[in-house]
Context: one part of a larger RNA
RNA sequence: GCCGGCGAGUUGCUCUCAGCGGUAAGGUUAAGUCCUUCUGGGACGAAACCGUAGGGAAACCGAGUCCGAAAGGGCGAGUAAAUCGCUGGGGGCAAACCCGAAACGUCACGAUCUACCCAUGCCCAGGAUGAAGGAUGGGUAAAACCAUCUGGAGGUCCGAACGGGUCCGGGUUGAAAACCGGUCCGAUGAGGUGUGGGUAGGAGUGAAAAGCUAAUCGAGUGACGAUAUAGCUGGUUCCUCCCGAAAUGCAUCUAAGUGCAGCCUCGUGAAAUGGUCUGGGACGGUAGAGACACUUCUUUGGCUACCGGAGGGGAAACCUUCCGGAACCAAGGUAAACUCCGAAUGUCUCAGAUCAGUAGCGGGAGUGAGUGGCCCGGGGAUAAACUCGGGUCGCGAGAGGGGAACAACCCAGAUCCUCGGCUAAGGCCCCAAAUUUUGGGCUAAGUGAAGAAGGAUGUCUAUUCACUAAGACAGCUGGGAUGUUGGCUUAGAAGCAGCCAUCAUUUAAAGAGUGCGUAACAGCUCACCGGCCGAGUGAAUAGGCGCCGAAAAUUUAACGGGACUCAAGCCCAAAGCCGAAGCCAGGGGCAGCUUGCGGUAGGGAGGCGUUUCAGGUGCAUUGAAGUCUGACCGAAAGGGCAGAUGGAGUACCUGAAAGUGAGAAUGCCGGC
Numbered sequence: 001g002c003c004g005g006c007g008a009g010u011u012g013c014u015c016u017c018a019g020c021g022g023u024a025a026g027g028u029u030a031a032g033u034c035c036u037u038c039u040g041g042g043a044c045g046a047a048a049c050c051g052u053a054g055g056g057a058a059a060c061c062g063a064g065u066c067c068g069a070a071a072g073g074g075c076g077a078g079u080a081a082a083u084c085g086c087u088g089g090g091g092g093c094a095a096a097c098c099c100g101a102a103a104c105g106u107c108a109c110g111a112u113c114u115a116c117c118c119a120u121g122c123c124c125a126g127g128a129u130g131a132a133g134g135a136u137g138g139g140u141a142a143a144a145c146c147a148u149c150u151g152g153a154g155g156u157c158c159g160a161a162c163g164g165g166u167c168c169g170g171g172u173u174g175a176a177a178a179c180c181g182g183u184c185c186g187a188u189g190a191g192g193u194g195u196g197g198g199u200a201g202g203a204g205u206g207a208a209a210a211g212c213u214a215a216u217c218g219a220g221u222g223a224c225g226a227u228a229u230a231g232c233u234g235g236u237u238c239c240u241c242c243c244g245a246a247a248u249g250c251a252u253c254u255a256a257g258u259g260c261a262g263c264c265u266c267g268u269g270a271a272a273u274g275g276u277c278u279g280g281g282a283c284g285g286u287a288g289a290g291a292c293a294c295u296u297c298u299u300u301g302g303c304u305a306c307c308g309g310a311g312g313g314g315a316a317a318c319c320u321u322c323c324g325g326a327a328c329c330a331a332g333g334u335a336a337a338c339u340c341c342g343a344a345u346g347u348c349u350c351a352g353a354u355c356a357g358u359a360g361c362g363g364g365a366g367u368g369a370g371u372g373g374c375c376c377g378g379g380g381a382u383a384a385a386c387u388c389g390g391g392u393c394g395c396g397a398g399a400g401g402g403g404a405a406c407a408a409c410c411c412a413g414a415u416c417c418u419c420g421g422c423u424a425a426g427g428c429c430c431c432a433a434a435u436u437u438u439g440g441g442c443u444a445a446g447u448g449a450a451g452a453a454g455g456a457u458g459u460c461u462a463u464u465c466a467c468u469a470a471g472a473c474a475g476c477u478g479g480g481a482u483g484u485u486g487g488c489u490u491a492g493a494a495g496c497a498g499c500c501a502u503c504a505u506u507u508a509a510a511g512a513g514u515g516c517g518u519a520a521c522a523g524c525u526c527a528c529c530g531g532c533c534g535a536g537u538g539a540a541u542a543g544g545c546g547c548c549g550a551a552a553a554u555u556u557a558a559c560g561g562g563a564c565u566c567a568a569g570c571c572c573a574a575a576g577c578c579g580a581a582g583c584c585a586g587g588g589g590c591a592g593c594u595u596g597c598g599g600u601a602g603g604g605a606g607g608c609g610u611u612u613c614a615g616g617u618g619c620a621u622u623g624a625a626g627u628c629u630g631a632c633c634g635a636a637a638g639g640g641c642a643g644a645u646g647g648a649g650u651a652c653c654u655g656a657a658a659g660u661g662a663g664a665a666u667g668c669c670g671g672c
Base pairs, nucleotide, nucleotide: 001672002671003670004669005668006667011094012093013092014091015090016089017088018087019086020085021084022083023082026050027049028048032044033043034042035041036040054061055060064075065074066073067072097235098234100232104225105224106223107222108221109220115199116198117197118196119195120194121193122192123191124189126158127157128156129154133150134149135148136147137146138145162186163185164184167182168181169180170179201217203213204212205211238607239606240605241604242603243602248261249260250259251258252257262367263366264364265363266362267361268360273356274355275354276353277352278351279350280349281348282347283346288341289339290338295335297333298332299331300330301329302328307324308323309322310321311320312319313318370395371394372393373392374391375390376389377388378387379386400411401410402409415588416587417586418585420584421583422582426578427577428576429562430561431560435575437574438573439572440571441570442569448564454548455547458545459544460543461542462541463540464539465538466537467536475532476531477530478529479528481505482504483503486500487499488498511526515524516523589597590596608661610658611657612656613655614654615653616652617651618650619649626645627644628643629642630641632639633638
């Protein structure tokens, strides 16, 4: 992992509601007793309980009573239905649908592992070093001291046993739940070790690592409390039919939970209620708008109180000029916390129409983590698949078609069947159903098939202006001069570093000079003019489609692909076709009869099947159950029939009672 078996809302008491049943202003017995055909049944047994009256804390009173001085008010009465069972829904108390903690407590068992201690034993090859002390000799007044020999100290050295476990490698479903190989440390000591004994669970022991206390330790192990508790995770078993949510508000030691409300369902409930539309009436300060009608901010100009600054005059007081400058005036802007104004939508109300098991009451829920698009706003950065509100539509709980793929986008809401038809969105060259359809234009960029500011004689259309046969634009050819090297400046400055001026002359025309150039000149060139040529040229505006701007990570990879250029691209127009579970047609089912039947949580309804029992009816060795196979029946759960196998029980009907349905729980057990 697969297969098989097992595997989860039960039972008791109690409260409540519904259905059914008995009796009924009453209903019912409990313990117990008696009878009996004795796991049972029957009878007796009103103690007691509920109901028949309430009010008050109570005494107490009573259709009333309590408070109050009263007035008045509260709770009741007006005639009413209860009670005892059975079944079912739900609540409570119990382990209470099942599995799951880490933990807590009680009592025991453990020091044969290990920690430390006590008692008593045992062990440490060999080698090295050579302390104190001693002896002898030297030495001294005596010592000290020196030498040699002796001696044999040490948590001394090297290194086996023994103890340890440093580094590397192997091993890692191991040979081994800590090992193997090499290497390494201690090895007379705070050494190693045998035997016997002692100390324990908030306790021991600890040269201290929260180490160790029997492969278990930040509190051992076993049994028990115990099915601890788990607002958390997982799981929770047959079918069909009807309806069908929520992810919100308030509160919460509350935020993953819960209570009440909201929304769903079932029953009851008949105009009392709600939805929609129309008409009448009312409410309002948003969108917009506004510029003074208030407040905030603000631009320009005017004018002034006033104070301030600067200048002048004056001995001072002060005078005067300029600048600044509230308020005010004129013109113009701004606003979520401005409004002289002011919609649409909305809200309330009345009436009418229409629709609706609507409001209310009672039983049962689930939900109380939401989320995307669009519109209006707050936060953020006019970021986020961000966050917080309001509105609306979806997904959630929605299948089908389109969007290449893609909960939320577009189309459209799936009762079932059909190898019938029409359409929606979207499409119609091939993949791939349907036009290589028709008419007109645009694009040359494979733009189409991603993109901004900005940039550009791309190209098309429209428009405006200017020049042009008195010859334009472009090109070619010639001229482009003189005063003069203008003045200044400067080393120089001659059209052309810079400053100032920018006149005049000759002319067909020619700037006191457009650019290059020189040290400065020179030189080239332009403006401007003639000639050649012979028909359009130049500038600008608006719009259409294109171009550049344009760099990313596995592989073309920014049309789904192929491929496409008067298109298979884009724009305008036209005809047709394809295309869905939509609509139509034909047929069927359910049904509350309807504009019905998508559906998660969930509510409600009706069924199938399993085991056992009761009553009834059957079958079976001429072969029961079970098993295997097969093309049968039913909308389904399921049910038949036949054959084989099997070898002794078993089916149906009507009821009853449940250990009653398996694919999931890292489920449990077994097999492979």
Molecule: large-subunit ribosomal RNA, domain II
Organism: Pseudomonadota bacterium